Model confidence (mean pLDDT): 81 of 100.
This is a predicted structure of a 73-nucleotide RNA (transfer RNA) from Candidatus Pacearchaeota archaeon ex4484_26.
The RNAcentral record of the sequence draws on ENA.
The source organism's lineage runs through Archaea, Nanobdellati and Candidatus Pacearchaeota.
Rfam family: tRNA. By type it is a transfer RNA.
RNA sequence: GCCUCGGUAGCUCAGCGGUUAGAGCACACGGCUGUUAACCGUGGGGUCGUCGGUUCAAAUCCGACCCGGGGCG
Numbered sequence: 001g002c003c004u005c006g007g008u009a010g011c012u013c014a015g016c017g018g019u020u021a022g023a024g025c026a027c028a029c030g031g032c033u034g035u036u037a038a039c040c041g042u043g044g045g046g047u048c049g050u051c052g053g054u055u056c057a058a059a060u061c062c063g064a065c066c067c068g069g070g071g072c073g
Stems, first nucleotide, its partner, number of pairs: 001072007010025004018056001027043005049065005
C1' cells in the first nucleotide's frame, strides 16, 4: 500500500430502510430476608466511530476518513 471483518448503553452483543434504538450483565432504588447473598420489580444511562451523499424517511444503502482484528505484498 491492497483485500477483508468489525466500531450501537459502563461491558458483551442484537437490530440488515419506516413501528418508540433494544437484550443480558453491571449500576441506583424498592420488595423479600433477622442481616448479607440469591430471587422479584422499577429506574437512570445512547446524537448508533467522524464527515458528507442518496431517500419523503438512514444505526441500516453509497463515498471519504479515523480506530481495532485478520490476510496479502